Context: one part of a larger RNA
RNA sequence: UGACGGGGACCCGCACAAGCGGUGGAGCAUGUGGUUUAAUUCGAUAAUACGCGAGGAAUCUUACCAAGGUUUAAAUGUAUCAUGAAUAAUUCAGAAAUGGAUUAGUCUUCGGACAUGUUACAAGGUGCUGCAUGGUUGUCGUCAGCUCGUGCUGUGAAGUGUUAGGUUAAGUCCUUUAACGAGCGCAACCCUUAUCAUUAGUUACUAACAGAUUAUGCUGAGAUGUCUAAUGAAACAGCUUACGUAAGUAAAGAGGAAGGAGAGGAUGACGUCAAAUCAUCAUGGCUCUUACAUCUUGGGCUACACACGUGCUACAAUGGUUGAUACAAAAAGUUGCAAAUGGGUAACCAUAAGCUAAUCUUAAAAAAUCAAUCUUAGUUCGGAUUGAAGUCUGUAACUCGACUUUAUGAAGUUGGAAUCGCUAGUAAUCGCGCAUCAGCAAUGGCGCGGUGAAUACGUACUCGGGUCUUGUACA
Numbered sequence: 001u002g003a004c005g006g007g008g009a010c011c012c013g014c015a016c017a018a019g020c021g022g023u024g025g026a027g028c029a030u031g032u033g034g035u036u037u038a039a040u041u042c043g044a045u046a047a048u049a050c051g052c053g054a055g056g057a058a059u060c061u062u063a064c065c066a067a068g069g070u071u072u073a074a075a076u077g078u079a080u081c082a083u084g085a086a087u088a089a090u091u092c093a094g095a096a097a098u099g100g101a102u103u104a105g106u107c108u109u110c111g112g113a114c115a116u117g118u119u120a121c122a123a124g125g126u127g128c129u130g131c132a133u134g135g136u137u138g139u140c141g142u143c144a145g146c147u148c149g150u151g152c153u154g155u156g157a158a159g160u161g162u163u164a165g166g167u168u169a170a171g172u173c174c175u176u177u178a179a180c181g182a183g184c185g186c187a188a189c190c191c192u193u194a195u196c197a198u199u200a201g202u203u204a205c206u207a208a209c210a211g212a213u214u215a216u217g218c219u220g221a222g223a224u225g226u227c228u229a230a231u232g233a234a235a236c237a238g239c240u241u242a243c244g245u246a247a248g249u250a251a252a253g254a255g256g257a258a259g260g261a262g263a264g265g266a267u268g269a270c271g272u273c274a275a276a277u278c279a280u281c282a283u284g285g286c287u288c289u290u291a292c293a294u295c296u297u298g299g300g301c302u303a304c305a306c307a308c309g310u311g312c313u314a315c316a317a318u319g320g321u322u323g324a325u326a327c328a329a330a331a332a333g334u335u336g337c338a339a340a341u342g343g344g345u346a347a348c349c350a351u352a353a354g355c356u357a358a359u360c361u362u363a364a365a366a367a368a369u370c371a372a373u374c375u376u377a378g379u380u381c382g383g384a385u386u387g388a389a390g391u392c393u394g395u396a397a398c399u400c401g402a403c404u405u406u407a408u409g410a411a412g413u414u415g416g417a418a419u420c421g422c423u424a425g426u427a428a429u430c431g432c433g434c435a436u437c438a439g440c441a442a443u444g445g446c447g448c449g450g451u452g453a454a455u456a457c458g459u460a461c462u463c464g465g466g467u468c469u470u471g472u473a474c475a
Base pairs, nucleotide, nucleotide: 001475002474003472004471005470007469008468009467010466011465012464013463015459016458019422020421021420022419023418026313027312028311029310030309031308032307033306034304035303042053043052064299065298066297068296069295071293076122077121078120079119081117082116083115084114087104088103089102090101091100092099093098107112124288125287127286128285129284133282134281135277136276137275138273140271145184146183147182148181149180150179151160152159153158164175165174166173190265191264192263193262195233196232197231198230199229200228201227205222206221209220210219211218236259239253240252242249243248315415319374320373321372322371323370324369331362332361333360336355337354340351341350342349343348381412386407387406388405389404390403391402392401428451429450430449431448432447433446434445
């Protein structure tokens, strides 16, 4: 100087407390361990692995396996030479890869393009090492810290500044001060959102006027409002009051759309864990080179006495079922979204308008509201599981897809010890969209809006963190 202490003082955080809803019990989905297997590819493992890499494992992907079948300058690139336009179709062997045969075709700006073969130079490896590395990432933590120059103090390691008294979300600011300044962080500058003004007015809008219709901005028209999207204004403890030297505090008030950082996002200091990743990519070294490279068929990654994590659906009446009726936002669409009409109980099918989109479409929002019914039951709760018949995607749904109809109708009556999330448009609850994508294991992930609470006395305790101080047989 640090680190540590079941030392001390002060402070903060959904850390506890106060509340609300979960997990832990059930069924299923999904990930992991274990076991099994020819293979169940590999990585991630307290917090900081386990709906994680994977924003889509039937083939492909794919890295794994085989009791199979291939290639060996090769999947790919450049150059050289030779041949042939390219290419398309048929056919034989084969599981395919691949190998053989036939037919059509006869490019050109004369440079060449494309294909096959020869030769030459580059091969290739998801093999090992994340403890050789770059890059990227998690975490402490959006915590308030981490440092430097000069000066001063000390023999020196170092200290001071950065401490102290206040204050703040903040090393934020003020006062004091052998320190005076500065840098990386904090804050601000950026984006979204809440109000208004100006400008603009189509594909959006419709207050007034006129026309038309069963009805509707449907039409003429309009620029008032909504909205759209560019510019600007607005909030600063600015004003009043109280306390204070100041910084500031804030119980209250005014004005205001908004009040004390208005709300949310992006933004992550020096460093820590030889943390994660050589399987995104790049890369040193090592290693394989008729094989640890490469193509292909089939299988596997989906196994199943079991254990754990994360979720979904429930156990019902604040509910289930049936009918009627209302109100969003954001997003996507030409290999696409598909209205409408017709067929089918339905998944869906046939025909097909419009739309490269404020124009057309997905599109029905759902919970809510109104009416009827069920009447506390393992039920008209719950939907697992299984039989049958179908639909769609795709070369192909056996292993191993989703969906529909019908039949079947399991566990489950609110969950032990323990444990998680959340402080406001939040929790809870309700639906909608998107990426990936032929299809789909999505109940996941990322967004969007609708309805919309309770509680916080407080800091003794638990956990994590910050500052100062103290002890130490630790470095």